[in-house]
RNA sequence: GUGGUUGUAGCUCAAUGGCAGAGCGUCAGGUUGUGGACCUGAAAGUCGCGGGUUCGAUUCCCGUCAGCCACC
Numbered sequence: 001g002u003g004g005u006u007g008u009a010g011c012u013c014a015a016u017g018g019c020a021g022a023g024c025g026u027c028a029g030g031u032u033g034u035g036g037a038c039c040u041g042a043a044a045g046u047c048g049c050g051g052g053u054u055c056g057a058u059u060c061c062c063g064u065c066a067g068c069c070a071c072c
Base pairs, nucleotide, nucleotide: 001071002070003069004068005067006066007065010024011023012022013021018055026042027041028040029039030038048064049063050062051061052060
């Protein structure tokens, strides 16, 4: 350089073009002699970035950045 693939919460990952979610973790409360386990609740997102299409984009298209794989 060419082709492909991945990028979403602190971590691991979902999400038919129609309200962005789960598990783990964190915080608060309950329970307990204390802790763990368990129960209830809460916080945490520019959906890598910039454009386009659309009434509406995490999702489709273009560009770009980063990681990975193959080829050269």
The RNA shown here (transfer RNA) has 72 nucleotides and comes from a Candidatus Daviesbacteria bacterium. Its Rfam family is "tRNA". Rfam classes the family as a transfer RNA.